This is a predicted structure of a 738-nucleotide part of an RNA (large-subunit ribosomal RNA, domain II) from a bacterium. The prediction has a mean pLDDT of 81. The full RNA is in RNAcentral, with records from ENA.

Context: one part of a larger RNA
RNA sequence: GCCAACGAGUUUGUUCUAUGUGGCUUGCAUAAUCUCCUUUGGAGAGCAUGCAGAGUGAAAGCGAGGGUUAAUAGCCCGCAUUGUGCUUCACUUUUACGCAUUAACUAACGUUAGUGCGUUAAGGUGAAGUACACGUCGCAUGGACAAGACCCGAAGCCGGGUGAUCUAACCAUUAGCAGGUUGAAGUUCGUCGAAAGACGGAUGGAGGACCGAACCCAUUAGCCGUGCAACACUAUGGGAUGACUUGUGGUUAGCGCAGAAAUUGUAAUCGAACUCGGCAAUAGCUGGUUCUCCUCGAAAUAGCUUUUGGGCUAGCCUCGAACGUUUACCUCAGGGGGUAGAGCACUGGAUGAGGGCGGGUCGCAAGAUACCGUCUUCAAUCAAACUCCGAAUACUUGAGGGUACAGUUCGGGAGUCAGACUAUGGGCGCUAAGGUUCAUCAGUCGAAAGGGAAACAGCCCGGAUCACAAUCUAAGGUCCCUAAAUCUAUACUAAGUGUAAAAGGUGGUGUUGCGACUACGACAGUUAGGAGGUUGGCUUAGAAGCAGCCAUCCUUUAAAGAUAGCGUAAUAGCUCACUAAUCAAGUUGUUUCGCGCCGAAAAUUUAUCGGGGCUCAAGUAUAGUACCGAAGGUGUGAACUUUCUGAUUAAUUUCAGGGAGUGGUAGAGGAGCAUUCUCUUCAGCGUUGAAGCCGUGUCGUGAGGCGCGGUGGAGCGAAGAGAAGGGAGAAUGUUGGC
Numbered sequence: 001g002c003c004a005a006c007g008a009g010u011u012u013g014u015u016c017u018a019u020g021u022g023g024c025u026u027g028c029a030u031a032a033u034c035u036c037c038u039u040u041g042g043a044g045a046g047c048a049u050g051c052a053g054a055g056u057g058a059a060a061g062c063g064a065g066g067g068u069u070a071a072u073a074g075c076c077c078g079c080a081u082u083g084u085g086c087u088u089c090a091c092u093u094u095u096a097c098g099c100a101u102u103a104a105c106u107a108a109c110g111u112u113a114g115u116g117c118g119u120u121a122a123g124g125u126g127a128a129g130u131a132c133a134c135g136u137c138g139c140a141u142g143g144a145c146a147a148g149a150c151c152c153g154a155a156g157c158c159g160g161g162u163g164a165u166c167u168a169a170c171c172a173u174u175a176g177c178a179g180g181u182u183g184a185a186g187u188u189c190g191u192c193g194a195a196a197g198a199c200g201g202a203u204g205g206a207g208g209a210c211c212g213a214a215c216c217c218a219u220u221a222g223c224c225g226u227g228c229a230a231c232a233c234u235a236u237g238g239g240a241u242g243a244c245u246u247g248u249g250g251u252u253a254g255c256g257c258a259g260a261a262a263u264u265g266u267a268a269u270c271g272a273a274c275u276c277g278g279c280a281a282u283a284g285c286u287g288g289u290u291c292u293c294c295u296c297g298a299a300a301u302a303g304c305u306u307u308u309g310g311g312c313u314a315g316c317c318u319c320g321a322a323c324g325u326u327u328a329c330c331u332c333a334g335g336g337g338g339u340a341g342a343g344c345a346c347u348g349g350a351u352g353a354g355g356g357c358g359g360g361u362c363g364c365a366a367g368a369u370a371c372c373g374u375c376u377u378c379a380a381u382c383a384a385a386c387u388c389c390g391a392a393u394a395c396u397u398g399a400g401g402g403u404a405c406a407g408u409u410c411g412g413g414a415g416u417c418a419g420a421c422u423a424u425g426g427g428c429g430c431u432a433a434g435g436u437u438c439a440u441c442a443g444u445c446g447a448a449a450g451g452g453a454a455a456c457a458g459c460c461c462g463g464a465u466c467a468c469a470a471u472c473u474a475a476g477g478u479c480c481c482u483a484a485a486u487c488u489a490u491a492c493u494a495a496g497u498g499u500a501a502a503a504g505g506u507g508g509u510g511u512u513g514c515g516a517c518u519a520c521g522a523c524a525g526u527u528a529g530g531a532g533g534u535u536g537g538c539u540u541a542g543a544a545g546c547a548g549c550c551a552u553c554c555u556u557u558a559a560a561g562a563u564a565g566c567g568u569a570a571u572a573g574c575u576c577a578c579u580a581a582u583c584a585a586g587u588u589g590u591u592u593c594g595c596g597c598c599g600a601a602a603a604u605u606u607a608u609c610g611g612g613g614c615u616c617a618a619g620u621a622u623a624g625u626a627c628c629g630a631a632g633g634u635g636u637g638a639a640c641u642u643u644c645u646g647a648u649u650a651a652u653u654u655c656a657g658g659g660a661g662u663g664g665u666a667g668a669g670g671a672g673c674a675u676u677c678u679c680u681u682c683a684g685c686g687u688u689g690a691a692g693c694c695g696u697g698u699c700g701u702g703a704g705g706c707g708c709g710g711u712g713g714a715g716c717g718a719a720g721a722g723a724a725g726g727g728a729g730a731a732u733g734u735u736g737g738c
Base pairs, nucleotide, nucleotide: 001738002737003736004735005734006733011147012146013145015144016143017142018141019140020139021138022137023136024135027051028050029049033045034044035043036042037041055062056061065077066076067075068074082133083132084131085130086129087128088127089126090125091124092123093122094121096119097118098117099116100115101114102113103112104111105110150288151287153285157278158277159276160275161274162273168252169251170250171249172248173247175245176244177242179211180210181209182207186203187202188201189200190199191198192197215239216238217237220235221234222233254270256266257265258264263272291672292671293670294669295668296667301314302313303312304311305310315416316415317413318412319411320410321409322408323407325404326406329401330400331399332398333397334396335395341389342387343386347383348382349381351379352378353377354376355375356374357373358372359371360369361368362367419445420444421443422442423440424439425438426437427436428435450461451460452459465638466637467636468635470634471633472632476628477627478626479612480611481610485625487624488623489622490621491620492619498614504598505597506596508595509594510593513590514589515588516587517586525582526581527580528579529578531555532554533553536550537549538548561576564575565574566573639662640661641660642659643658644657645656646655647654673727675724676723677722678721679720680719681718682717684716685715692711693710694709695708696707697706698705699704
């Protein structure tokens, strides 16, 4: 890992509650106990007691009333006629018909209105009967509470014991330390000294002395690291007469002992050993929780919470009962508002200009002034905590439509309380984030499959009951991959733009409007002129159009600036403006919009069309016609749910037809299948072959049922009831096998 078996909402309570069903409803039920019988049992007696029958108050209590209060005026909770259906009878109202009659109208028939009687239909009131509800007692089911309480799972806490054969310390008694080195005290001899003593030689053999085996330890490195080994091995290293090492026996015990002290040791276990018990400790936590079909179908929010990954109440779901159009939505009529926008009338911000006053600076003063403050006028402005104004929506009231997506109230059962992205309006942040936090009862996902977006929970289209080799469409597409146009018409783009990006730049190209010049010849080109007063005045060494300052005229002219540029020391020189000729038809300025271009650098490989590839496109824009395209719509057939109509039935029982519906997690509700056992019936089946297993056919929406064949070799079923150790694929599940 696989296979098989086992494996999780159970049981109890003289507890509570709701629903279903049954008994009684002269209210219901007996308990202990006793008696009898055909004795795992049944029948009878037994009304103690419990619930109901009256409420209210905190209670004493009072009582169809009670409480509150000085009082009841009020207020709160109650009482009154028990409720509903069916049958019969009585009375009454209205409508329809018939008869009679009165009044009005009419020529008449007759019409309208009223009254009386009879019949029919509908409604109301009352009486009687009956059934159900109300009540109570069983049974079943859902839920609550108390218990291990759906199952498995702690670390821990407490109690009683067992451990010092490991290790720590201590006690008693043993044992061990090759060899080499150093040479303390003391003693003695000699010399010196008065002596104390000093020096030297010899002797001596001290030391937590030195080197180094055994022995003890474990410094560094390697190796090992499913090892030789749950700490070893190799080399190296430390101590090695000592606070040394060691054998044997003994002592100290867990709220403890020991500790040259590290939370270190206490039998591979130590911030409190091990073992058994309390014990199924507790676990707001993780994991798991077993057959089928049908109906509906959430939430990730609010308030409170030693509360934030838990809970309670409400919200949202479901089931039942009641009400009976009250509902979503639409239309009309009516309300309040202070948001978006806008504005500057208030409150504040902020800019420019003018004026008044004051200050500063300058000035003797008059006064002046790129300055500052304040007041004021004008102009143009900004604001979530400004408003002279002010929508759209939204909210709300009334009326009408609206019978489905209904709504409201009461009761049983839940789940949910981590939400995600997208769009829009805001806060925080950097108008950052696949950021965070609100709102729009927004959308989708969650709990939603299908088609599109290459792939892609949250985007676009659209909501899957089942079947079909039918058909029409949505989003999106139609050259090939790849279903469908190499479609039609007119333009644009040359950048592979399309197929990523900004400020900014662009004489790329198309387009729009407004000008200017132009056959009296424009624009560009070519030829020629571009002069004189004058070297204008000043300045300057010089200043002659062209360093600088001032002025910027006049004349001749077809035209020519007291000069736009180069140049010279200054002149000179070369051009320009301007003019003529020649040539010959458009030239030029600005603006709008479209598509382009540059700006444009990243790491394995093109790599920002999904690829091939595409240029009068297979790109872009506008207009149009076809077609493709989904589990959407339609068609045909089938199933189920619900509702209506008709028929039918003991029965919302069955059938026919019509309408609406059938995605679904948590979850609520309904209907079933199978397994084991018990009871009754089948005077059931079985060696002429039971169960089980293998195969096959068939029936059922399904869980599953039935038949046949083989195997097997002794038990097993059907129907109607009942009771559960009642369904496995998951729990690092348990046991066995491989």